[in-house]
RNA sequence: GCGCUGGUAGUAUAGUGGUUAGUAUACAACGUUGCCAACGUUGUGACCCGAGUUCAAAUCUCGGCCAGCGCA
Numbered sequence: 001g002c003g004c005u006g007g008u009a010g011u012a013u014a015g016u017g018g019u020u021a022g023u024a025u026a027c028a029a030c031g032u033u034g035c036c037a038a039c040g041u042u043g044u045g046a047c048c049c050g051a052g053u054u055c056a057a058a059u060c061u062c063g064g065c066c067a068g069c070g071c072a
Base pairs, nucleotide, nucleotide: 001071002070003069004068005067006066007065010025011024012023013022018055026044027043028042029041030040031039048064049063050062051061052060
């Protein structure tokens, strides 16, 4: 330099154009227990950046940035 794959809560991950962006974990509060742990309930927190297509984009297209793999 070229090609491929990926980027979503603090972390890991799902989400094939419309339905509240889901789950686990983390954190906080409350409950339970003599205390801790464990468990239960509730809550907090996210679509890498820009442009385009569309009535509607996390999702499709283009460019950029970053990461991984391959080729040279």
Molecule: transfer RNA
Organism: Nanobdellota archaeon